[in-house]
RNA sequence: GAUGGCUGGAUGGCCGCACCCUUCGGGGUGAGGAAAGUCCGGACUCCACGAAGCGACGGUGCCGGGUAACGCCCGGCCGGGGCAACCCGAGGGAAAGCGCCACAGAGAACAGUCCGCCCGGCAUGUCCGGGUCAGGGUGAAACGGUGGGGCAAGAGCCCACCGCGGGACGGGCAACCGGACCGGCACGGCAAGCCCCACCGGGAGCAAUGCCGAAUAGGGGUCCCGCGCGCGCCGCAAGGCAGGCAGGGCGGCUUCGGCCCGAGGGACCCGGGUUGGCAGCACGACCGCGCCGGCGACGGCGGGGCCAGAUGAAUGGUCAUCCAAGGGGGAAACCCCGGGACAGAAUCCGGCUUACAGGCCGUC
RNA sequence: GGUCCCAUAGCUCAACUGGAUAGAGCAGCUGACUUCUAAUCAGCAGGUUCGGGGUUCGAGUCCUCGUGGGAUCGCCA
Repeated sequence: GAUGGCUGGAUGGCCGCACCCUUCGGGGUGAGGAAAGUCCGGACUCCACGAAGCGACGGUGCCGGGUAACGCCCGGCCGGGGCAACCCGAGGGAAAGCGCCACAGAGAACAGUCCGCCCGGCAUGUCCGGGUCAGGGUGAAACGGUGGGGCAAGAGCCCACCGCGGGACGGGCAACCGGACCGGCACGGCAAGCCCCACCGGGAGCAAUGCCGAAUAGGGGUCCCGCGCGCGCCGCAAGGCAGGCAGGGCGGCUUCGGCCCGAGGGACCCGGGUUGGCAGCACGACCGCGCCGGCGACGGCGGGGCCAGAUGAAUGGUCAUCCAAGGGGGAAACCCCGGGACAGAAUCCGGCUUACAGGCCGUC
Repeated sequence: GGUCCCAUAGCUCAACUGGAUAGAGCAGCUGACUUCUAAUCAGCAGGUUCGGGGUUCGAGUCCUCGUGGGAUCGCCA
């Protein structure tokens, strides 16, 4: 200098708070690595529902692997930076198409002649016609680069090397690497512009959702669909039970299956009441130990542990001793002062990102 | 707790498909007019486009990470 981890004051007394257990004496447990931002991925629940296909919209984007899954992680490839250890990369496609490239400049994308250079003309000039992109100038970017030959002057016009494109063959699971040979070059940049290709994704969220209780007048308006047929049972009848067909409906569309309604039903809006309890909700892709497999992320097996659960929301205060940082005194031992980073659960997990005083350990 | 939205001058708003100096009204300051003030006219000043990073030749605009604010029983039980 680079890099990977860990920790996040310790112990005890007293007083207090929340939850659980209790033999009512008491006992046990009690914030984080980010509990945060709510940026991704899930579990779970509901949406009257699943599968296949299509479309729209959104996302991801080198390759292989890990994982429940991911935009995360691991290993590799390529490009860039660094003397190096190592670090960084939104890293598919610009020869599918469309669009944009301001100003400046002659010209900004199927090129082009402003100055210059060369040739020709005669009206000898601040001229006209032709050739040329090598040189100048402009710009973020000027249509391969350097050197040589060649030419009226020039130019891949020709040659060598480099770059670019194709590429037999060889290596690798792949990204990719090497590459005989071929092509004189045709192909500027932008996809965090539209888009194309491949893959993924139904929507909403624990204030989801279910149950109980309380309260209220179970109110008003608009719209849509229906108000058919028939079997069986009970009944004197009105009617009731039961459920078939037709019909209606089921997230953008279609198909298939399934399901719901079935005589009154549904959707939306306005108004009113309740702001209670329980479940969801604390055993889980959980934590740490040992062995084995793997470069690793991780996986398998064995045995062990139980680790917050509130709802205007607990997790605190104080004292003593010690620890590290800071300040002062002292030659030193040591003494005095002072004070603890960021922050703080709210359904739960896996990540990312952001904030963070100080301390400890490992590797190069 | 969840979900969604916004940020440009002191205030209210513009800025096209990314294109160069970010504009307008009100407010402010100076001058003119008036005996004075208001109104009116002329001029002037005022910007980290919320902050950092990135894409691009170029960012107020595109992407990303933060900060602040709002919707707060009239967004959702």